Context: one part of a larger RNA
RNA sequence: UUGUGUUUAGGGAAUUCGGCAAAAUGGCCCCGUAACUUUGGAAGAAGGGGUGCCUGCCCGGUGAUCGGGCAGGUCGCAGUGACCAGGGGGCUCCGACUGUCUAAUAACAACAUAGCAGACUGCAACUCCGUAAGGACUAGUAUAGUCUGUGAUUCCUGCCCAGUGCAGGUAUCUGAAAACCGGGUUCAACCGGACGAAGGACCUGUAAACGGCGGGGGUAACUAUGACCCUCUUAAGGUAGCGUAGUACCUUGUCGCUUAAUUGGCGACUUGCAUGAAUGGAUUAACGAGAGCCCUACUGUCCCAAACACAAGUCCGUUGAACAUUUUAUCCUGGUGCAAAGGCCAGUGACUCCAAAUGGGAAGUGAAGACCCCGUGGAGCUUUACUGCAGCCUGUCGUUGUGUUACGGUAUUCAUUGCGCAGUGUAGAUGGGAGAUGUCGAUCCAACCCUCGUGGGGGUUGGUUAGUCACCAAUGAGACACCAUCCUUUGAUUACUGUAACACUAACUCCUUGUGAGGACAUCGGUAGGUAGGCAGUUUGGGUGGGGCGCCACACCCUCGAAAAGGUAUCAAGGGUGCCCCAAGGUCAACUCAUGUGAGUCAGAAACUCACAGAAGAGUGUCAAGAGCAAAAGUUGGCCUGACGUGAACACGCAAAGCAAGUGUUCACGAGAGGAAACUCGGGUCUAACGAACCAAUACGCGCUUUUGAUGAGUGCUAUUGACGACAGAAAAGCUACCCCGGGGAUAAUUGAGUCGUCGCCGGCAAGAGCACAUAUCGACCCGGCGGCUUGCUACCUCGAUGUCGGUUCUUUCCAUCCUGGCUGUGCAGCAGCAGCCAAGGGUGAGGUUGUUCGCCUAUUAAAGGGGAUCGUGAGCUGGGUUUAGACCGUCGUGAGACAGGUCGGUUACUAUCUAUUUGGAGUGUUAGAGGUCUGAGGGUAAGACGGAAAUAGUACGAGAGGAACUUUCCGUCGUCGCCACUGGUAUAUCGGUUGUCCGACAGGGCAGUGCCGAGUGGCUACGCGAUAAUGGAUAAAAGCUGAAAGCAUCUAAGCUUGAAACCAGACCUGAAAAGAGACCUCGUUUGAGGGCACGGAUAAAAGAUCCGUUUGAUAGGCUCGGGAUGUACGCACGAAGGUAACGACGUGUUCAGUCCACGAGUACUAACGCCCAAAUCAG
Repeated sequence: UUGUGUUUAGGGAAUUCGGCAAAAUGGCCCCGUAACUUUGGAAGAAGGGGUGCCUGCCCGGUGAUCGGGCAGGUCGCAGUGACCAGGGGGCUCCGACUGUCUAAUAACAACAUAGCAGACUGCAACUCCGUAAGGACUAGUAUAGUCUGUGAUUCCUGCCCAGUGCAGGUAUCUGAAAACCGGGUUCAACCGGACGAAGGACCUGUAAACGGCGGGGGUAACUAUGACCCUCUUAAGGUAGCGUAGUACCUUGUCGCUUAAUUGGCGACUUGCAUGAAUGGAUUAACGAGAGCCCUACUGUCCCAAACACAAGUCCGUUGAACAUUUUAUCCUGGUGCAAAGGCCAGUGACUCCAAAUGGGAAGUGAAGACCCCGUGGAGCUUUACUGCAGCCUGUCGUUGUGUUACGGUAUUCAUUGCGCAGUGUAGAUGGGAGAUGUCGAUCCAACCCUCGUGGGGGUUGGUUAGUCACCAAUGAGACACCAUCCUUUGAUUACUGUAACACUAACUCCUUGUGAGGACAUCGGUAGGUAGGCAGUUUGGGUGGGGCGCCACACCCUCGAAAAGGUAUCAAGGGUGCCCCAAGGUCAACUCAUGUGAGUCAGAAACUCACAGAAGAGUGUCAAGAGCAAAAGUUGGCCUGACGUGAACACGCAAAGCAAGUGUUCACGAGAGGAAACUCGGGUCUAACGAACCAAUACGCGCUUUUGAUGAGUGCUAUUGACGACAGAAAAGCUACCCCGGGGAUAAUUGAGUCGUCGCCGGCAAGAGCACAUAUCGACCCGGCGGCUUGCUACCUCGAUGUCGGUUCUUUCCAUCCUGGCUGUGCAGCAGCAGCCAAGGGUGAGGUUGUUCGCCUAUUAAAGGGGAUCGUGAGCUGGGUUUAGACCGUCGUGAGACAGGUCGGUUACUAUCUAUUUGGAGUGUUAGAGGUCUGAGGGUAAGACGGAAAUAGUACGAGAGGAACUUUCCGUCGUCGCCACUGGUAUAUCGGUUGUCCGACAGGGCAGUGCCGAGUGGCUACGCGAUAAUGGAUAAAAGCUGAAAGCAUCUAAGCUUGAAACCAGACCUGAAAAGAGACCUCGUUUGAGGGCACGGAUAAAAGAUCCGUUUGAUAGGCUCGGGAUGUACGCACGAAGGUAACGACGUGUUCAGUCCACGAGUACUAACGCCCAAAUCAG
């Protein structure tokens, strides 16, 4: 000194972010107990009283060393006597509660929960695990299970279905493969069409699904406000509630209460940046190691510290790590330097070594910074990023069979159908053809059926009973009877097949294994479409006065910067381009513009015409600029398409090396236009107006492959078009505070450095006001400085780390001075002020709110100054704030998440090597050794600072009201030094009381924090006590004397006198290591001065040291006495409530006893025995 404990007078939270820590409370019995309430609680509420021991008695109990009582006696400061053992109350927030959680920084308001609600699910269920087999839920069955949200109870839960989801529907549209139809010279690939599932479009529903829930203007008889009105607009415009909130930026909102004072708390208001209803709203008794505030009790948290105990440290012995260690090191101040040096430069200082301490520095040690940036680094997460994959839905094929009905398709067979005009008339086409048919009933008639638009055609039945039709003729493009082959329409049959519905059983599946259930479905497999952050792989640009946001300075053009060749940067300055035009292009010809003057009907400043002047002041496609241009490159007109094809060279692009696209110029060949011609023309007067490869489409042909030919398909060459603007061109969204790696001081956040716009301070000039008067006081505009405190800027140091706000502790410094001291001016009578000058010696305090610095406020005060020291100070502390991981709210975001927005919680390492500082020692030197006493160079201090009262004096002054000073005295506050007689504290010296237990009882003791409690000498201490001068010198501002320069004046120039807490002395402390190392006195050098070790010790003390003593002795111990502490010992005797007695707490006497002492005196009884070192060398 630290740690752990004990105790503290007076005050009692003044401490602090915060009563953190500590204290206090505490057991049992009795009494008593509020608001509120879910009637259970709250409640041990709160607040009171009692408690030991002894004697006797009563009751309960089977009993106990058990329990409950009554009466009397008795001791102590204290009777749950120790140990054990709630502090209490009030208001608010959050969460209902018990419970759970980040093993090792978060226990919470987070999670869970009962309750509420929604969704799915009929069991071979939903959901989940698994490749599958299989399994969980479940040996459960809708009062069940799964998923989701909310989070007890109570009162409630508003409006919106436009968006995104989910569910349902669906006339129509879209919609894959397969099958179908058509094309494809035969086949095929392929193409087209039609059909058409899920899904989508579309419609409807759904918010306790994801979610959302406006603006402007006017208006009431004071003002204000706005029940009311108008208007825009939405899917709907926030209802009930609550509200400055854990949500409110402004904000410390306003008001009230609480306080001396309140960024706090509570209650209201409420314009709510950005409240709000199961993303639940509001409210709630009980509960909470939850957050905030208040009161009471209590206290060392504090004022303001002190003492003690133990442990460590210290010293001795033994044992004995790790971290760290480039080197060297006696520093300090200033400077320099990559801008923060022990080492460089300059200067002062500085003999060598050891030890104990402290923690200022070594931008100390620890960890290749976690913040920031960078990397064509990583990972986790998200999603309407990109690309995929499980899964799911659906079509289709296989596993996969039978039948019926309906509606289709294809094919076969048999029937049937066919109306232009003319013609007897319903003429399908072509060919053959002169007969065919008929009692086996033709023809005709009637009825019915089918068909077609009339009218006809076909068929069936009945009647009648013998012919009818064709050829021929007519008409017509074509001529009929009959036969054959076909076309169109329709019907039937058969075969194959499709769709839908129904049925079956035999595959297959299941179980309760049966005369079972289901059933070609399902399952499974193939294939196709849809859906698909469930999962996976990736991407998510660059520039940049850090990064992000912004912007594009990312491809081009012009001017300037650009420094007279060329070239030249910045998020430098000023602008432009990503087109337009079939004329605004080519050519030929003609003309001359802008503007001004004069003249001319309407006609004016401007309409149109004429004349003159007019080198360009116009125009030249463009919102560029520069250059160019006048019988033109401008304006107007004629004719045209060169706004051509092919090829080459050169230049710019890209200075002086290389390079693509692109652009321009020139030439050759071909085909043209204009012009009489010469000639001009490959777009626009020149410089901008743009894009590789792959791929696709188109065009033109020429090829190649598919054995040959051909259709088709594929492919090559050429050209055009389609874009990459991040413009020499990846296919591409976010979050990370859960983060990781590699790097960077190439680059930010803190200090430093530079700068000083900003900031602070000062000055010049003086417009003005101050009743007049710039300068008592205030002072605009403008201008000039200083400082390095604010905030910026820069990016120089540091990213293999310089710990970041505030407080605290402690030291030092500056002055631009808050007080105290000395002065000047005053719009200074005095008092009190105002302004200024000198001055840094000392002082500059206590509280409320807030993390605050700051600020506001309260009461004091002489005053409650401003700054610096790495925004002094974390190897000193704290950790409230900020700034990790958890969580809540508001806002933003689809989301992961985010927020110089708010809120609750959240690990602060280090044994000191060097240096520094504070102390204590050792050695050497000081020219032979010592012991004393001094000198005083130098160093240090504040050793004092300030206030009040009284006298002066109710005086000076003043009309009065008021109202000083020099000087003297007394007292106080703060500081410094010292002390312990007093008052207190402590007191593990000591004495006494007492609880529990143990040593069998007594006596005497041990242990329980010294067990606890009471008292307490010495010592140490403060809260107690004492001390704490002048004065001199030289000066500052200032006041003067004399006095010139300048015959005056003038404090100054020469000279002289004053003048302050500042300076120097004085006072006090230190100081011969003061290298100039001092002086004096005494002693001594072997006849030895002196010193040391050791021994007994304390006025001393970490170790050393210092001091005293050492037998010629009171040094320590012992003993005796004195003084003191405690409070009356043991034993014995007597008494004692009672009790028959035994017994008996306790009392009285013996006894101011007993016990003890760190103090003093006396007394050698014990121990102080012994030993060592030490000074004239050389020369004469």
Record summary
Predicted 3D model of a 1180-nucleotide part of an RNA (large-subunit ribosomal RNA, half B) from Methanogenium marinum. The sequence was found in a public genome assembly. The source organism's lineage runs through Archaea, Methanobacteriati, Methanomicrobia, Methanomicrobiaceae and Methanogenium.